[in-house]
RNA sequence: AUGAUUUCGCUGCGAGAUAUCCGGUUUUCAAGGAUAGCCGAAGGGGCAAUGGGAAGGGCUUAGCCGGCUUUUUCCAGAAUCUUUCAGGCCACAGGUAGCAGUGGAGGAUG
Numbered sequence: 001a002u003g004a005u006u007u008c009g010c011u012g013c014g015a016g017a018u019a020u021c022c023g024g025u026u027u028u029c030a031a032g033g034a035u036a037g038c039c040g041a042a043g044g045g046g047c048a049a050u051g052g053g054a055a056g057g058g059c060u061u062a063g064c065c066g067g068c069u070u071u072u073u074c075c076a077g078a079a080u081c082u083u084u085c086a087g088g089c090c091a092c093a094g095g096u097a098g099c100a101g102u103g104g105a106g107g108a109u110g
Base pairs, nucleotide, nucleotide: 006105007104008103009102010101011100012099013098018036019035020034021033022032037089038088039087043085044083045082046081050076051075052074053073054072055071056070057069058068059067060066
């Protein structure tokens, strides 16, 4: 001096899904409760290919080691997939994965 994966903050963009009754109320709106129904993009859980370990069988060898192959089992193994645990479902507001920009942490690589 280059500044990766990753991570934190800020700014901008950013969905989806509901009805009824009660309640409240001057009227209306909202919080809340019950019933039934929905959403997936806070978070959580699950899984493929594949890789590794263990055990058994078969082939090769006079035999052993080794190699190849196969079965069972264990571990690791992604998501915007799936689940709907959690969260959410009139409008407004708020929030969100992800994307862009930016500042910091960090220090792979050269």